[in-house]
Context: one part of a larger RNA
RNA sequence: UUGGGCGUAAAGGGCGUGCAGGCGGCCGUCCAAGUCCGGCGUGAAAUUCCCAGGCUCAACCUGGGGUGUGCGCCGGAUACUGGGUGGCUUGAGUACAGGAGGGGCCGGCGGAAUUCCAGGUGUAGGGGUGAAAUCUGUAGAUAUCUGGAGGAACACCGAUGGCGAAGGCAGCCGGCUGGCCAUGUACUGACGCUGAGGCGCGAAGGUGCGGGGAGCAAACAGGUUUAGAUACCCUGGUAGUCUGCACAGUAAACGAUGUGCACUAGGCGGCGGGGGCAACCUCGCUGCCGCAGCCAACGCAUUAAGUGCACCGCCUGGGGAGUAUGCCCGCAAGGGUGAAACUC
Numbered sequence: 001u002u003g004g005g006c007g008u009a010a011a012g013g014g015c016g017u018g019c020a021g022g023c024g025g026c027c028g029u030c031c032a033a034g035u036c037c038g039g040c041g042u043g044a045a046a047u048u049c050c051c052a053g054g055c056u057c058a059a060c061c062u063g064g065g066g067u068g069u070g071c072g073c074c075g076g077a078u079a080c081u082g083g084g085u086g087g088c089u090u091g092a093g094u095a096c097a098g099g100a101g102g103g104g105c106c107g108g109c110g111g112a113a114u115u116c117c118a119g120g121u122g123u124a125g126g127g128g129u130g131a132a133a134u135c136u137g138u139a140g141a142u143a144u145c146u147g148g149a150g151g152a153a154c155a156c157c158g159a160u161g162g163c164g165a166a167g168g169c170a171g172c173c174g175g176c177u178g179g180c181c182a183u184g185u186a187c188u189g190a191c192g193c194u195g196a197g198g199c200g201c202g203a204a205g206g207u208g209c210g211g212g213g214a215g216c217a218a219a220c221a222g223g224u225u226u227a228g229a230u231a232c233c234c235u236g237g238u239a240g241u242c243u244g245c246a247c248a249g250u251a252a253a254c255g256a257u258g259u260g261c262a263c264u265a266g267g268c269g270g271c272g273g274g275g276g277c278a279a280c281c282u283c284g285c286u287g288c289c290g291c292a293g294c295c296a297a298c299g300c301a302u303u304a305a306g307u308g309c310a311c312c313g314c315c316u317g318g319g320g321a322g323u324a325u326g327c328c329c330g331c332a333a334g335g336g337u338g339a340a341a342c343u344c
Stems, first nucleotide, its partner, number of pairs: 003316004007298002012312001014201004021194003025088007033081002035077008049065006091191001092188006098181002103177007110154001115149007125136002162169002206247006215241002220236004258311006266289010293300002317344003326337004
């Protein structure tokens, strides 16, 4: 709990798709449900309010009148909402002619580097640190050259750059495939926006089964440091990191900023397209600065945190606590939903 809010104070769902629901362009016409007007009925009495009366007053009592937001029926109105119907093209979409891109999936290929293996040259160290030691080397290491194996990642280009709904995406080539943008023409004719549930996607780490394993590296072992050192540093090193299939479903999943539409000074860059010989103009995206306005301030400012509308999500003092419990999901780890006592 009216209300006020959600960039940083509590608060935007991780992202999309979309059923229900909410909301919805321009013109005509019909209906009259909402809406408006009139009439009738009902709205019990007591009570309440107004007027008057009766107890000496009052309380109390009696009579009359009023109100009774509402509901029903009948008649009428038609601007708006709604329903039916006809039409329109500006919202939305489709087709064709073009374009940019690390968007996705699959397959193939390449070079540099690390490690390992074999061989050649070669000899006493190498490695590591603040300094050392563990470690490694005369059974020939380190260095260097040749050949080979294997896995992972793709320097330069590279950006203040591009693409994607988000997570995210980068060597090269091919195949399959999604989205986006400008211009022009034709077409459909409101087909739209949002979206509780649902469904799908979802970094890293983690899980199951199979494969793979070069480098790196939780755990672990040793060395060192230290008062100690379950660390920082060093030498090793297993899960894991890679892959197929399946699960998991979280995050500072961030622009800490939900989505859509409209409107509101400009200036300077970047990427893609169109027009033009050019100056320049224009559309989409992406940055910086800045006016009005907004803001507690910081700052935001046509990519709004400005001005409005539509719809969804969320917040309501700190701790207890994202805990307990119940339920749902999961193989597990755990995830989702999510309190209270008590306390300040």
A computed fold for a 344-nucleotide part of an RNA from an uncultured bacterium, annotated as small-subunit ribosomal RNA, central domain. Its mean pLDDT, the model's own confidence on a scale to 100, is 91.